[in-house]
RNA sequence: CUUCAGCUUGCUGGAGCUAGUAAAGUGGCGCACGGGUGAGGAACGCGUGGGUAAUCUACCUCCGAAUUGGGGAUAACACUGCGAAAGUGGUGCUAAUACCGAAUGACAUCUCAGGGACCUUGGUUUCGGGGAUCAAAGGUGGCCUCUACAUGUAAGCUACUGUUUGGAGAUGAGCCCGCGUACCAUUAGCUAGUUGGUAGGGUAAUGGCCUACCUAGGCUGCGAUGGUUAGCUGGUCUGAGAGGAUGAUCAGCCACACUGGAACUGACACACGGUCCAGACUCCUACGGGAGGCAGCAGUGAGGAAUUUUGCGCAAUGGGGGAAACCCUGACGCAGCAACGCCGCGUGAGUGAUGAAGGCUUUCGGGUCGUAAAGCUCUGUCAAGUGGGAAGAAUCUGCCUUAUGAUAAUACCAUGGGGCACUGACGGUACCACUGAAGGAAGCACCGGCUAACUCCGUGCCAGCAGCCGCGGUAAUACGGGGGGUGCAAGCGUUAUUCGGAAUCACUGGGCGUAAAGGGUGCGUAGGUGGCUAGGUAAGUCUGAUGUGAAAUCUCGAAGCCUAACUUCGAAACUGCAUCGGAUACUAUCUGGCUGGAGGUCUGGAGGGGGGACUGGAAUUCUCGGUGUAGCAGUGAAAUGCGUAGAUAUCGAGAGGAACGCCAAUGGCGAAGGCUAGUCCCUGGACAGAUCCUGACACUGAGGCACGAAAGCUAGGGGAGCAAACAGGAUUAGAUACCCUGGUAGUCCUAGCCGUAAACGGUGCACGUUUGCUGUGAGAGGAAUCGACCCCUUUCGUGGCGAAGCUAACGCGUUAAACGUGCCGCCUGGGGAGUACGGCCGCAAGGUUAAAACUCAAAGAAAUUGACGGGGGCCUGCACAAGCGGUGGAGUAUGUGGCUUAAUUCGAUGCAACGCGAAGAACCUUACCUGGCCUUGACAUGCAGAUGGUAGAAGCCUGAAAGGGUGACGACCCCGCAAGGGGAGUCUGCACAGGUGCUGCAUGGCUGUCGUCAGCUCGUGUCGUGAGAUGUUGGGUUAAGUCCCGCAACGAGCGCAACCCCUGUGUCCUGUUGCCACCGGCCUUCGGGCCGAGCAAUCUGGACAGACUGCCUCGCUUAAACGAGGAGGAAGGUGGGGAUGACGUCAAGUCAGUAUGGCCCUUACGGCCAGGGCUGCACACGUACUACAAUGCCCGACCCAAUGGGAAGCAAUACGGCAACGUGGCGCAAAUCCCCUAAAAUCGGGCUCAGUUCAGAUUGUCGUCUGCAACUCGACGACAUGAAGCUGGAAUCGCUAGUAACGGCGCAUCAGCUACGGCGCCGUGAAUACGUUCCCAGGCCUUGUACACACCGCCCGUCACAUCAUGAAAGCCGGUUAUACCCGAAGUCGCGCCUUAUAACGUGCCGAAGGUAUGGCUGGUGAUUGGGAUGAAGUCGUAACAAGGUA
Repeated sequence: CUUCAGCUUGCUGGAGCUAGUAAAGUGGCGCACGGGUGAGGAACGCGUGGGUAAUCUACCUCCGAAUUGGGGAUAACACUGCGAAAGUGGUGCUAAUACCGAAUGACAUCUCAGGGACCUUGGUUUCGGGGAUCAAAGGUGGCCUCUACAUGUAAGCUACUGUUUGGAGAUGAGCCCGCGUACCAUUAGCUAGUUGGUAGGGUAAUGGCCUACCUAGGCUGCGAUGGUUAGCUGGUCUGAGAGGAUGAUCAGCCACACUGGAACUGACACACGGUCCAGACUCCUACGGGAGGCAGCAGUGAGGAAUUUUGCGCAAUGGGGGAAACCCUGACGCAGCAACGCCGCGUGAGUGAUGAAGGCUUUCGGGUCGUAAAGCUCUGUCAAGUGGGAAGAAUCUGCCUUAUGAUAAUACCAUGGGGCACUGACGGUACCACUGAAGGAAGCACCGGCUAACUCCGUGCCAGCAGCCGCGGUAAUACGGGGGGUGCAAGCGUUAUUCGGAAUCACUGGGCGUAAAGGGUGCGUAGGUGGCUAGGUAAGUCUGAUGUGAAAUCUCGAAGCCUAACUUCGAAACUGCAUCGGAUACUAUCUGGCUGGAGGUCUGGAGGGGGGACUGGAAUUCUCGGUGUAGCAGUGAAAUGCGUAGAUAUCGAGAGGAACGCCAAUGGCGAAGGCUAGUCCCUGGACAGAUCCUGACACUGAGGCACGAAAGCUAGGGGAGCAAACAGGAUUAGAUACCCUGGUAGUCCUAGCCGUAAACGGUGCACGUUUGCUGUGAGAGGAAUCGACCCCUUUCGUGGCGAAGCUAACGCGUUAAACGUGCCGCCUGGGGAGUACGGCCGCAAGGUUAAAACUCAAAGAAAUUGACGGGGGCCUGCACAAGCGGUGGAGUAUGUGGCUUAAUUCGAUGCAACGCGAAGAACCUUACCUGGCCUUGACAUGCAGAUGGUAGAAGCCUGAAAGGGUGACGACCCCGCAAGGGGAGUCUGCACAGGUGCUGCAUGGCUGUCGUCAGCUCGUGUCGUGAGAUGUUGGGUUAAGUCCCGCAACGAGCGCAACCCCUGUGUCCUGUUGCCACCGGCCUUCGGGCCGAGCAAUCUGGACAGACUGCCUCGCUUAAACGAGGAGGAAGGUGGGGAUGACGUCAAGUCAGUAUGGCCCUUACGGCCAGGGCUGCACACGUACUACAAUGCCCGACCCAAUGGGAAGCAAUACGGCAACGUGGCGCAAAUCCCCUAAAAUCGGGCUCAGUUCAGAUUGUCGUCUGCAACUCGACGACAUGAAGCUGGAAUCGCUAGUAACGGCGCAUCAGCUACGGCGCCGUGAAUACGUUCCCAGGCCUUGUACACACCGCCCGUCACAUCAUGAAAGCCGGUUAUACCCGAAGUCGCGCCUUAUAACGUGCCGAAGGUAUGGCUGGUGAUUGGGAUGAAGUCGUAACAAGGUA
C1' cells in the first nucleotide's frame, strides 16, 4: 500500500506486496594499505653497491594432484537474573565455506644407508630403495548423451568459482656485509653476555638472540667510551666551479601514535581511529565503579610576529569488499580564505603651445611640473548588464550483434570486437555574442658617497637620521615638510635567515725575519716520504664492456592549455658504486743485483766540548804586629757612616771565600742552554787525507724520553766580595725611586726539585740546484826555499759587500728570506686573555693545555713628508756676553683691567691689545643714558591723486630746544591767441628709505706677525709599486738657494741682489726772491749797510761722472768663488738710510672707515632736540714725562741750525701789562714777508750736600685767551702753597756710530685744548763686542718618534661614580645518568595441579612504574667577593713615546 473478518467507526486480527528488505548475529576478506607527524634515534637508521648455499610472502598469474566419509557444539533467538552505567551471568534451542576426529596421499618435509654431475656455510639436479609425518568445503548457473523414477527432476555431466596439497613466477618483506654519513680530546681509556667455542633453546631465518659449561678475550689516537645536537635521501638555495648552507611542498626509506611496558590475532603488527597493565591528565557516576586519546579532515583553546572552511562530491584517478549491481573511501577531485609565491592583463591610444591656470623656484629676465592638463579624434581588455554555453565520459553494467574457447550441444558460461542506452561535484564555471562607457581601477621606496636621482623652507649637536663612512652647534642636496627627480610597479619597502663577494680556513687557492704565526734544544716510536737496475704480480692508476645509479627535479628538443607560469612526451645527464676483460709507464708489493745516499776501517792534526781530582798567583775583605796622626769615605753638592778606644795611609805575617787580568780575535767548541788560570785521568762529537768493506741500512718525526740561563724551592755545608728585602742619609711639592752609607736572603759546593726567558739569526730539520769579490779559523796538496813566510789549488767552518731572483717595504742574497722536494710545529681582526673553569705536573711559587659572555672599528707592519726632542753637527740675529742709558720704587700724564653707574657707547687682549682705532670727547663729534618730539621720514628714486593766495616767508604765541600753532607779504619755467595743459614746489597715499643692530667663524678689500728670515716652488728627465725623492743634498763661500766646484740631473719662476728715492764727492748747466770774493758809487757808530755790476765760491735743482774686488800681495784644494791686507780715492768691499715683505701660518684683526651675503627692527633697533655720560675711583697693570740733584740748580752774558707752516692765516716795528696777553697793523698766497729768540754748549757769579736756592705735585686767590657756552670738563699766566721723592726688590727693556745718550725746533689734527703723545728736523756726541758655553728666536743637514689639532702633542695606573656581562662562594632548587638493594603490574615462557583436551588456579625466571642509599654530569639561584669592559669635560701622580729627562 492492497484486501478480508470482528466490532467499542477507529481500533484489533489475518493474508498478500514491499522483501527475505531494514536491523541483529554467525562466517569470510579487509582493518599492517591509504592519511598524519618528526618526539626519539649518531644507528646497518639512511644513501649506494652487494649477499641470503641462512629466509618468508595472503590476495594475483602459470603448471600438477585432489576435493572421500563422519561427528559434536555455539551465537543470533526465547525465557530469566545482576548493575546507575559500562557491561555481564544462567537456562533452553539451531545452521554453516565456523569447529573437530577418521580415510587417502606425494614429485612435499624429515630420517636411514648409497651412486653421479654442477657447485660449495643448511644449494641445484639426477638415479633409485626403506621408514615416519601431514589435507580439504562447499557454492552458483546450465543440460539430459548415458542410469533411476520417468511430467521433469535426482544421481550424473558440464561451466565458473571456492577449498586442500605441491612446483614455478610476480610482488612485498626479514636478516647480513663493504663504503659514505654532525660537533666536542676542557670526553682517553671502555667492556662480564663482555670476546670466542661446544651443546641446547628460540625464530620464517643467521647470530650471545637466550641458557649452561669452557676460554680470556674484544674495542681504541684511522678517535673506542662519554657528552651535545640532528629524522636520512632524491633534491632545494647559492656559487664560474670546487664548495657552503639546507632537508617546506613532491617522491623513496625510517621512527612515532597521551607517557612507559607487554603480548594476542594474523601472510604481514608487537598494530594512529585493536587488547592488557602501570602513570599523568580530562570526563561520567547512584561513590560501588566506569569512559577517553585529532602527530587523520575540518574546527576550538593556549602559546606566538605569524599560518585557512566545522564547504561540495565520489563525476574522474586510486584503494578495500563483493560474482556483480553496488557499498565504503576528509585518499582524491573540486570549491572557499590569505598579493604568501610564480605568471599573464588592465588602469587607455593618437593629436594637442595661448608653452593656460595653479604649485615650486628665480640672478626677477626666466626656468620647471609640461604634451602633462583642458580641447579634438579614436579603441574597448578588465569590471558591470543581457543572452547563449562547453571539453573533462570512458569504463563497468544492461540490451542487440559477432568471433573464439569449452562442451554431446547452434544451451549456459568465459574472453574479445562493434552498436545503442546510463553517469558531471566543479558549474550556468571557462568561453562566445551584444549593450553602453575613458567612463569605475596606482602605489611604495629612495635622491651625501657606495648608488640611478636636487632644490626651497623649517630646525639649530635640539628634534632627529644612520647598512658602513658619517650628518645636525643659523645659509643642512644627509633631520622634518614642499616642489622636482630616480627606481620598481599591484606591488613596494623593512626585519630575520642562507650562500656569494671572502684567495677572510686557501683541494682548486693563503701564510709564519719585522704585520697573527718556527715548538727552547736534541734523541727517537707510530705515521708520512724515499737512490740506481732486472724480473714476477696487478692493489692503486689508465682503458673497454655489462649491471645499477627509482620517478620527479635541473638542461636541451618538441607538444597541450589564447600566451606565460604550469603540464605532458622524448633525449641527455645523474661526475657514483659493483662485476668482468685488457694495459703495466709511474706508485705499491715480492724476488735478485748495484754503489753516487748512509754507515764502517786506517792515519792525522785543531778546539774555553763534558766529568772528576789536585795545584797556582794577582786583587778585595778580615785578624795580629810595627810605623804614624787627624782625618777618611762619599757626592752635582752634602749627609748618614768610619776614626783620638788611633781610622785612612804604609810595612810584615796570617786566615778565608769567590773569580781567573794580559793572551783575546764579528777567533774556537757544543744540539741548545752554554763553555776561558794550570796539570793529570776518564769521555763525546766534528774535520781532513787514504784505501777497502756493508749494500738503501735513509730523511722527518704526532705522542714519548732526555737536556735545558737566571731567579726560586727542599736538606746539609760554605760565606771574601757583590747584593733583592730592610734601615739610615740626601733629592723632592711628595720620593715607598734614581744618588750615598750600611745590609740579610741569594750568589758558591753536594744531593734533589722547578722547566721557564727578547731560550733571538725574533729565520724548524734534511737534501739538491743557482754569477761573484774579499777577510779569518782548521786541514791536505802544489810551487818555491837551506828551511820557512808570502803565493796557487781544494774541503769544512765563521764574517763583510754584493749578481740574478725574492720581498709590502726594510732588507735577504751558495750560512737565502732565491729555485725545488719531503716531513713536523704554528697562524686566522683588536681587547677580554695566555685569563676563568676543568684536567695533568709541582713541596710551594707556579707551569702546561686553554675558552666564552661582553666590547671596539679598528689594532698592526714598513716606508714617506712634516712637526717636535731636557738628540747631534754647522750657522745667524743687540739672542747672550762686553758696555751705555732706562723701566720696575715717587709724583703727574695717558691707555687698559676691575669696580661703580641711568649711561660710564663700541672695538683691540701673549709676543703681534694696553700715549692702540682717536692727526686732538666742554656743545657738536657721539655710536651710550634720561626726558621731550616726528613717522614716506634728515637723504634717493618711481607711481597715483590733490593743489594758485600755491611754493616761499618777515613777524607773533608756546616751549629748554626740537617741535607745534598763526601768519602780513607773495612768486617761477615750457607749450598755447585764449581757455587750458605740463613741469618745479608742497600735501596725501603706495612702493620704499633708514639702522655705528647681529654674524670678521659667510665675505671682498686692507693690515699685523713669523720676517727683509732665505727660503718657497715648477717643467722635462731619472729613481721608487706608491706616498714621494732627485734638482734644493755634498766640498768651499756669502748678508743671501750669494757665487764656484762636484753630482741623474738640465733648466725655469716667485723671493735675495740690482734697477727707484734721500744722503756723501766732483763736473757741466741754471742765477731770482738766493749769494757777495773781486770792482765802482753812497752812507757809516768803521763793525758794517745800501745801490750798481757780477755768478767766482756757498746755495738752489737738473744732467752726468764716480766704486767694479777694477789693480797689487798673501791665504784656501792645482783652481774658481771668496777671504785678509795694501795702493789710489770724497767714498772700499751690499758706503749710510729709505721704499720694496716670496709660498704660506695664526678660522690673527677689522661688518664701527667703506663695500657686501644672510638674519633682525620699521609710529622704531629709524630721525630731531635739550641735558648728562664717554673725564665717574678702595684698587691692579702697561707706556711716558718730571725728578730725586753739584757732569747739578739759579742769575747774568754770549755762539751756531735744519725741517716745516702761513689768507676766516702767519703777523713785523712800536706801545701797555710782572706775565699770559692786549692795542695796532708794515709785509707776505712766500728761496722775497712772518712764525723765528734755537737750546744744550761756552764765559762770569752764586749755591756747598741739606728734602736744600733740589724737586715740583697739590691747594688758595687774582687774571689772560678761545668759544653760543669753560660747573660737571679747557689751556695759559701771576702771586702764594710747597707733597712724594735722596737712584729704586724679584724681574725686565732699548741700543753696535753720526748710533746710544743729552738738547732744543717744527708740523698734522685743531675755535681752543688735556701734546708730557705721534710724525719729522737739526745740534752736542760716546762706550763696548774676548767670544758663541749658556737664555731666546731663526736657517740648513742628520737622527729618534707610539706626535699629524703636530710636545700647549700623545698617553698609563690606582681611587671615586654609573651601567653591563662574567668567575669564585656557605649553600639552596632542578634536570639527566649510573650502581646496589627493596617492591614487583600486565604478559610471554617453564613447572605444578586439575581436566577427555582446554580454560581457570598455584608457583618460578624475566619484568615497566615506584622506593631507599650513594655517586657522576649539567643547569638555575646565592649574602659577599675578584678581576674585566664601557661611560665630553672628577681626584692623585707622570710610567711609556725624543737620550721622554734613571735608554
A computed fold for a 1447-nucleotide RNA from a metagenome, annotated as small-subunit ribosomal RNA.
The sequence is in RNAcentral, with records from SILVA.
The prediction has a mean pLDDT of 83.
Its Rfam family is "Bacterial small subunit ribosomal RNA". Gene Ontology terms of the family: structural constituent of ribosome and ribosome.